[in-house]
RNA sequence: GCCGGGAUGGUGGAAUUGGUAUACACGCACGACUUAAAAUCGUGUGCCUUACGGCUUGAGGGUUCGAGUCCCUCUCCCGGCA
Numbered sequence: 001g002c003c004g005g006g007a008u009g010g011u012g013g014a015a016u017u018g019g020u021a022u023a024c025a026c027g028c029a030c031g032a033c034u035u036a037a038a039a040u041c042g043u044g045u046g047c048c049u050u051a052c053g054g055c056u057u058g059a060g061g062g063u064u065c066g067a068g069u070c071c072c073u074c075u076c077c078c079g080g081c082a
Stems, first nucleotide, its partner, number of pairs: 001081007010026003019065001027045006046055003058074005
C1' cells in the first nucleotide's frame, strides 16, 4: 500500500427486512433474609434536568417520513496479502 472483520450504557453483549436504542447477563443503589456477613430473593439502574423535556450507537457528513442498520470521508483495534 491492498483486502476482510470490528467500535453500541460502568463492563460483556443483543437489536431479524431501515420502524420503541441499550434485550439479557455482570456490576452498582436501596430493601428483605441474618447476631453480623456471604449466598439467595425483590425493586430500581444509559446521560443531562427539580420537573417538563432534551440528548445518546468511534468522529464528521449524506440519503430517507424515519438510520445502530444504507452511502461517502476519517480515526482506532484485529486478521490476511504484498
About this RNA:
A computed fold for an 82-nucleotide RNA from Candidatus Yanofskybacteria bacterium CG10_big_fil_rev_8_21_14_0_10_36_16, annotated as transfer RNA. The coordinates come from a structure-prediction model, not an experiment, and the mean pLDDT is 83. The sequence was found in a public genome assembly. Rfam family: tRNA. Gene Ontology term of the family: triplet codon-amino acid adaptor activity. The organism belongs to Candidatus Yanofskyibacteriota, within Bacteria.